[in-house]
Transfer RNA from Candidatus Pacearchaeota archaeon UBA284, 72 nucleotides, folded computationally. The sequence was found in a public genome assembly. NCBI's taxonomy places the organism under Archaea, Nanobdellati, Candidatus Pacearchaeota. Its mean pLDDT, the model's own confidence on a scale to 100, is 80. Rfam family: tRNA. Rfam describes the family as follows. Transfer RNA (tRNA) molecules are approximately 80 nucleotides in length. It is annotated as a transfer RNA.
RNA sequence: UGCGGGUUAGACUACUGGCUUAGUCGGGGGUCUCAUAAGCCCCAUAAUUGGGUUCAAUUCCCAAACCCGCUA
Repeated sequence: UGCGGGUUAGACUACUGGCUUAGUCGGGGGUCUCAUAAGCCCCAUAAUUGGGUUCAAUUCCCAAACCCGCUA
């Protein structure tokens, strides 16, 4: 310099044009126990930003920001 990929909860990873965005770990509460852990039940927390397309966008398109890789 050019190209490609990515950005979803506290962490990691899925998924999706509409119907409460799913899972694991973590956090909080309960249950069990003499107690702790484990188990079981419940709860909270998420689509980088702006614009466009669409009846409807986290999802498709464009741009920007940031991260990663390749390349000169």